[in-house]
Background:
A computed fold for a 75-nucleotide RNA from Desulfovibrio subterraneus, annotated as transfer RNA. Its Rfam family is "tRNA". By type it is a transfer RNA. The RNAcentral record of the sequence draws on ENA and MGnify. The same sequence occurs in records of 6 taxa.
RNA sequence: GGGGCAUUGGCUCAACGGUAGAGCAGUUGACUCUUAAUCAAUUGGUUCGGGGUUCGAAUCCCUGAUGCCCCACCA
Repeated sequence: GGGGCAUUGGCUCAACGGUAGAGCAGUUGACUCUUAAUCAAUUGGUUCGGGGUUCGAAUCCCUGAUGCCCCACCA
């Protein structure tokens, strides 16, 4: 220098261009002598930044950032 993959809640991950969800974690309650386990309810994300396309973008396009991988070059 060229190419590829990834970036979404505290964590791990989903989500075909049409209301952003699940599990774990957290909170509250039930149960229990207590704790754990179990059960029920519930909080929390304007989706890595910026721009564009579209009636509508996590999703498509451009650009940047970070991480990982492959190739090339120099030494």